[in-house]
RNA sequence: AGAGUUUGAUCCUAGCUCAGGGUGAACGCUGGCGGUAUGGAUAAGGCAUGCAAGUCGAGUGGGUUUAGACCCACGGCAGACGAGGUAGGAACACGUAGGAACGUACCCAGAAGUCGGGCAUAAUCGGUCGAAAGGCCGGAUAAUUCCCGAUGGUCCCGCAAGGGUAAAGAUUUAUCGCUUCUGGAGCGGCCUGCGUAGCAUCAGCUAGUUGGUAGGGUAAUGGCCUACCAAGGCAAUGACGCUUAGGGGAGCUGAGAGGCUGACCCCCACCGAUGGAACUGAGAUACGGUCCUUACUCCUACGGGAGGCCGCAGUCGAGAAUCUUCCGCAAUGGACGAAAGUCUGACGGAGCGAUACCGCGUGAUGGAUGAAGUGCUUCGGUACGUAAACAUCUUUUAUAGAGGAGGAAGUCAUUGACGUUACUCUAUGAAUAAGGGGCUCCUAACUCUGUGCCAGCAGGAGCGGUAAUACAGAGGCCCCAAGCGUUACCCGGAAUUACUGGGCGUAAAGGGUGUGUCGGCGGUCAUAUUAGUCGCUUGUUAAAGCCCGGGGCUUAACUCCGGAAUCGCGGGCGAAACGGUAUGACUCGAGGGCGCGAGAGGUGAAUGGAACUCAUGGUGUAGGGGUGAAAUCCGUUGAUAUCAUGGGGAACACCAAAUGCGAAGGCAAUUCACUGGCGCGUUUCUGACGCUCAAACACGAAAGCGUGGGUAGCGAACGGGAUUAGAUACCCCGGUAGUCCACGCCCUAAACAAUCCUUGCUGGAUUUGGGGAGUAUCGACCCUCUCCGAGUCGAAGCUAACGCGUUAAGCAAGGCGCCUGGGUAGUACGGUCGCAAGACUAAAACUCAAAGGAAUAGACGGGGGCUCGCACAAGCGGUGGAGCGCGUGGCUUAAUUCGUAGGUAAGCGAAGAACCUUACCAGGACUAGAAAUCCAGCUGCAGACCGAUGAAAGUCGGGGGCCUUCGAGGGUGCUGGACAGGUGAUGCAUGGCUGUCGUCAGUUCGUGGUUUGAAUUGUUCCCUUCAGUGGGGUAACGAACGCAACCCCUGUUGCCUGUUACAAGAGUCAGGCGAGACUGCCCCCUCACGGGGGAGGAAGGUGGGGAUGACGCCAAGUCAGCAUGUCCCUCUGACGUCCUGGGCUGCACGCGCGCUACAAUCGCCGUUACAAAGGGGCGCUAAGGCGAAAGCCGGAGCAAAUCCCAAAAAGCGGCGCCAAUUCGGAUUGAGGUCUGCAACUCGACCUCAUGAAGCCGGAAUCGCUAGUAAUCGUGGGUCAGCACACCACGGUGAAUACGUUCUCGAGCCUUGUACUCACCGCCCGUCAACUCAAGGGAGCCGGGAAGACCGGAAGAUCUCGUCUAUCGAGGUCCAGGGUAAGCUCGGUAACAGGGAGUAAGUCGUAACAAGGCACGGGUAGCGGAAGCUGCUCGUG
Repeated sequence: AGAGUUUGAUCCUAGCUCAGGGUGAACGCUGGCGGUAUGGAUAAGGCAUGCAAGUCGAGUGGGUUUAGACCCACGGCAGACGAGGUAGGAACACGUAGGAACGUACCCAGAAGUCGGGCAUAAUCGGUCGAAAGGCCGGAUAAUUCCCGAUGGUCCCGCAAGGGUAAAGAUUUAUCGCUUCUGGAGCGGCCUGCGUAGCAUCAGCUAGUUGGUAGGGUAAUGGCCUACCAAGGCAAUGACGCUUAGGGGAGCUGAGAGGCUGACCCCCACCGAUGGAACUGAGAUACGGUCCUUACUCCUACGGGAGGCCGCAGUCGAGAAUCUUCCGCAAUGGACGAAAGUCUGACGGAGCGAUACCGCGUGAUGGAUGAAGUGCUUCGGUACGUAAACAUCUUUUAUAGAGGAGGAAGUCAUUGACGUUACUCUAUGAAUAAGGGGCUCCUAACUCUGUGCCAGCAGGAGCGGUAAUACAGAGGCCCCAAGCGUUACCCGGAAUUACUGGGCGUAAAGGGUGUGUCGGCGGUCAUAUUAGUCGCUUGUUAAAGCCCGGGGCUUAACUCCGGAAUCGCGGGCGAAACGGUAUGACUCGAGGGCGCGAGAGGUGAAUGGAACUCAUGGUGUAGGGGUGAAAUCCGUUGAUAUCAUGGGGAACACCAAAUGCGAAGGCAAUUCACUGGCGCGUUUCUGACGCUCAAACACGAAAGCGUGGGUAGCGAACGGGAUUAGAUACCCCGGUAGUCCACGCCCUAAACAAUCCUUGCUGGAUUUGGGGAGUAUCGACCCUCUCCGAGUCGAAGCUAACGCGUUAAGCAAGGCGCCUGGGUAGUACGGUCGCAAGACUAAAACUCAAAGGAAUAGACGGGGGCUCGCACAAGCGGUGGAGCGCGUGGCUUAAUUCGUAGGUAAGCGAAGAACCUUACCAGGACUAGAAAUCCAGCUGCAGACCGAUGAAAGUCGGGGGCCUUCGAGGGUGCUGGACAGGUGAUGCAUGGCUGUCGUCAGUUCGUGGUUUGAAUUGUUCCCUUCAGUGGGGUAACGAACGCAACCCCUGUUGCCUGUUACAAGAGUCAGGCGAGACUGCCCCCUCACGGGGGAGGAAGGUGGGGAUGACGCCAAGUCAGCAUGUCCCUCUGACGUCCUGGGCUGCACGCGCGCUACAAUCGCCGUUACAAAGGGGCGCUAAGGCGAAAGCCGGAGCAAAUCCCAAAAAGCGGCGCCAAUUCGGAUUGAGGUCUGCAACUCGACCUCAUGAAGCCGGAAUCGCUAGUAAUCGUGGGUCAGCACACCACGGUGAAUACGUUCUCGAGCCUUGUACUCACCGCCCGUCAACUCAAGGGAGCCGGGAAGACCGGAAGAUCUCGUCUAUCGAGGUCCAGGGUAAGCUCGGUAACAGGGAGUAAGUCGUAACAAGGCACGGGUAGCGGAAGCUGCUCGUG
């Protein structure tokens, strides 16, 4: 000192969270010792038991005893201290500084005195009542008890005279006492200034209240009390009320200022079961005294009594939680006493608790076969780790033994609870002693296994869905250590309440505007003074504590001594700059006068024209109106249109502007009347009169409300028509309130410049409104200067950026208002206002880890601009309808193996499923395996062949022939062991390969520049291109991957070579090497690049075609082509392997790709030319022969420019004449051929017969721009056989393109954005389900305070009373109690309403893009809901 967390990324704002320190703590795990502290914070709840306040025989009487002594009572002093607690109390309670009208036992000093009498009474004795507690009656008696008298001063009253008031003795003669007075010390009572919690949703409070007079009362002042008189007193500087709370020294934290706290220790206050009261006394309204009351507990003989741990221990209860019913008066202190002494749960000690702080230890040194073991591993090794073992050493601690203080003063003696103490010495022996938390980031520390959005973790962000350093375990490591973590709370970090030290244009935040009181602040000069201010000094600020220095415990904690110290308050002295006050003066602030001026400033009245509408009349006829298109609607009873006349209401075109005026809202025809403000000029006046502004008052758009008018147009609601899935909307036809006027309310707006008012200072440029001056002019314009306004652009500066910038959001000053995370919510409750609507003021519980601002890159838009593409259009031919083939979905099945799924799956993997393939199914079999590698052993055997069985595989049996250099080796087989095998899963673990955007023109980098930064520039712009192709320009300059070129085929040609090519030459043809095309030439346009046209040429602007596929996107496809991580199955009935048969061909149906057709541009028959490119040895197969054909026989030739496949087909001629036909060929029957072990499921072909649907195809949709489409045939791969598919070849050979509005896709620039998983995005509200908190609430329950009335204990006081007194009766005051009505706070609650939250519910689509009707504010109406509509306002 900071860090994490909003975003795709960035900067800012803002909240949340963490790292630090602390505690009278508690909880979890663990636990060796000592020292010093500390320990009932909750129930001021209840308490058993013991102890905690007594003492004095030198005051007195008595009892008992042999005596010492003890006991009871009277009397004296002390029980008002000490000890405990914090309930109450917001107050002179406390703190601090002062004050005057007081008291004071014991103590100190001083002065004086202490004389004489007397009456009682307790204990005791006798009697008596009661269970007890406790009394009652009678008799006797003493005193330092009580009473009377005397004397009396420095005492009291009184001006004085005068009057009044005291005492106690004891006694061994030295003292202790007693009385009065004065003074002191200490203590106490009283008064005052200042300080002293929260709430203003507590704003008014007060009748002894405020004051006076008189009296009473007190130690003393005083409404403290009473009577009378007056009507005061307090309050925004917070009265009164409510809630909470003991205050301070101090403690914790913090850099400090502050914030929080009030344990232990010290000071003060208050309390003693509740409430009240007095008595005694120096002192109490009395913790261990009294009386009464209430509650509770206990005893009881039921009549009545007793009690008060908030003393020390201890107990119950409640609680997360807090100790021993210990020892001692040895020390310190207290009470009493002359003293000895007694008493002392104060205190001194010990005990318990790691509760805290401090100290110590659990060993030290050496020790590498780096042991074993465990973990990891790339299997080589590596970590734990010198760690252990082992060796040597030490003994703090522990245990045992011995010695042994100080604390003791005061003196001869005596006296130690602690204490078997501390401490010292000796012995024993590493011996008795380590854990807790953590390891994704913040935050120091990483691997393996298990788990699989499960179990779980978590302070925040966040981990976990099969490779988890985040869960659990383990190993290792990190941090601290007798502790370590967690929880709770406080301060800090948090400048996150900002005094030090923040903000308000857009993030939260400027009041809607003005006038203005209190308050705050205030120009120049002079003099005087000084409560602010400053300086010096002094008193106080208790001690302890903190800080500094020093000392004592072995050190430290702890403790002792000394010093220092802040703030505050009081006294004294001084200063006079600033501030205040007083006085005088000034003019620049402010205001006035005079002279001009502009203006939609306001109020009232009058007047005007245009438009609209209505009425009447004329002309005139079938439509009008309205919309995207329509319809509702109006019109033959005459509309619309048009003309004339009249009526009505509202608003004022042009001027008009970035204009003007006003405090804001706002203000616009013209004229008049009244009236407010402003600017300029001035050699005029006053003389600081000023600024700001809580409260208050006034004004305040639209909508809305009340009363009365008015109503043309428009127009919420409402009615109707459309649109739509619906349409409570958008569009249309109508239309009521309203809009208008008068008067009265309401008081809110995006009331905005989202920017408060005033004053000063700080470069400019330019436009415009108003005034003035100068120059000039006859005058004006122009030009220059100046003052006041209204704008734009911009230096510096500011700002998170955007932007602001003399009209500041710059630099300063004064004053006011406001903000402090989002939601809940501008809501609830309360209050004030209002007729109402509602306005103003204004929370909390709960919930989230964000919500936001500005800017950036993308993506997207039913945004814009530009440009491409068979994208559309223009054409040609198809698909979609039929039959068949193939694929696929679905269905079926024992199985119909698997994959592929919009485009980018579907004649795809598959260039060819009868067995095989084959992965599927049924059944039969095998188990180190069908195939591979290695090791060991055995085998001189490759086991043909035969038999049995079987569907086969296989099983069982028979059956003796490897090479050889003879050692072995090779090879084979068998057995055993390592291992194999898997088309099992995961393409979301992967490699490789592939599809797609797309052969689209894009995608980036280095250096430099800009920016706080993400980023940007370059790559944008202009021209051009197929092209980020090229050129120009340019804070960029270069470069890379793409484009192009290089490669192949083809088109022209030269040369060479030519077998197998033609009979030869030329030439064709084949191969090789070259040439050729570059906008080179001409014209036009252009700065250039380049474009248009032309010539030449086989070819012209890339000649045509191919191969070649940037950065990337789709977790696209493939684990079944291959490879491969991990997981799974396999010593056994396998997910491996072999075999037979079946299936992949299954068929109500949907879809995709094709073939053949529907016919005459055709079919059938006949006939005759011209190709290219290929293939061929288990092959292609000729001629010839046979068959009607498939084919068969045959075998020539050919490893191919030689031979063969091989016939090319469309062509031409004839017939068919529009017909389901001489079209079409499906389907079916029969007979054959071929391949093959085998054509049943399930092949192809031939012949005969059969002859189905189909007559050109709905919505929709596909291909193609030239040798292309269309059409015709040919070949090849796969393959035993099987081709309508695929790949290739040539023949014939078109039509059309105006053009880029629209559909789809793409590129560049720009714009908006609340999207970034990126529009298949985001997101709003109702309804339904569950949960939670708060508010309302008929009621029910409880607490609090005060008042009214009734009644009234003890006590005090007053009055009266022939038993004078401890008495009785009565009155007054008064605690608790009762009655009735309210006030206030809280709990609970049927019910109704909203709010918040919750993986996958319903309805719609409101917002974000022009979000598909721009959105939003206010208001009003309406609607399932978001919302819609009207009026007005804002641009966000």
The RNA shown here (small-subunit ribosomal RNA) has 1436 nucleotides and comes from a bacterium. The coordinates come from a structure-prediction model, not an experiment, and the mean pLDDT is 84. Its Rfam family is "Bacterial small subunit ribosomal RNA". Gene Ontology terms of the family: structural constituent of ribosome and ribosome. The RNAcentral record of the sequence draws on SILVA.